[in-house]
RNA sequence: CGUCACACGCCGGGGAGCUCGGUACACCGAGCUGAGAGGGCGGAUGGGCCAUGUGCCCGAGCCGCCGACCCGCGAACCUGAACUGGGUCAUGCCAGCGGAGGGAGCGUGGGGUCGCCCUCA
Numbered sequence: 001c002g003u004c005a006c007a008c009g010c011c012g013g014g015g016a017g018c019u020c021g022g023u024a025c026a027c028c029g030a031g032c033u034g035a036g037a038g039g040g041c042g043g044a045u046g047g048g049c050c051a052u053g054u055g056c057c058c059g060a061g062c063c064g065c066c067g068a069c070c071c072g073c074g075a076a077c078c079u080g081a082a083c084u085g086g087g088u089c090a091u092g093c094c095a096g097c098g099g100a101g102g103g104a105g106c107g108u109g110g111g112g113u114c115g116c117c118c119u120c121a
Base pairs, nucleotide, nucleotide: 001115002114004112006109007108008107009106010105011072012071013070014069017032018031019030020029021028022027039066040065041064042063043062046058047057048056049055050053077102078101079100083096084095085094086093
């Protein structure tokens, strides 16, 4: 000097499944895996209430924003995939596929790693 681990800042990319009970795909409760399985706000559709009003209430099945969590190049996540084997009440639950194909990065520090160079003894 470069480099990698690592730290910080900013930016960016993501997923939210399965099952049981309550008359139930939007409500309530419980269970499985997982870092995370919906915590908050708003909207459209929809539903409910009675004192029918420019009323009130509910609401992750859908859309947007925020939060939590994971990830930025083997490792998030998506695709192949209505895949293959095993297991489960069931499910990406476990393993394979798989260093597969796609996939979101810059800056600063870097006393530790590795490489190269210089100086002194």

Description:
The RNA shown here (TPP riboswitch aptamer (THI element)) has 121 nucleotides and comes from Flavimobilis rhizosphaerae. Model confidence (mean pLDDT): 77 of 100. It was read from a public genome assembly, where an Rfam model found it. The source organism's lineage runs through Bacteria, Bacillati, Micrococcales, Jonesiaceae and Flavimobilis.